A computed fold for a 71-nucleotide RNA from an uncultured Erysipelotrichaceae bacterium, annotated as transfer RNA.
Rfam family: tRNA.
[in-house]
RNA sequence: GCAGGAUUAGUUCAGUGGUAGAACAUCUGCCUUCCAAGCAGAAUAUGCGAGUUCGAUUCUCGUAUCCUGCU
Numbered sequence: 001g002c003a004g005g006a007u008u009a010g011u012u013c014a015g016u017g018g019u020a021g022a023a024c025a026u027c028u029g030c031c032u033u034c035c036a037a038g039c040a041g042a043a044u045a046u047g048c049g050a051g052u053u054c055g056a057u058u059c060u061c062g063u064a065u066c067c068u069g070c071u
Stems, first nucleotide, its partner, number of pairs: 001070007010024004018054001026042005047063005
């Protein structure tokens, strides 16, 4: 330099154009003599910038970081 892949919650991962989800973690309440466990609830996210579209996590382009391969 070229090609491919990944980037979504604190962490690990889903989500093929129409209200962004799960598990674990965190916080609050209930339960308990206390702790743990259990039950109920809450907060937290689409790497960044453009484009297409009535509507984009999803499609297109650029860009950043990481990984793999080739040279």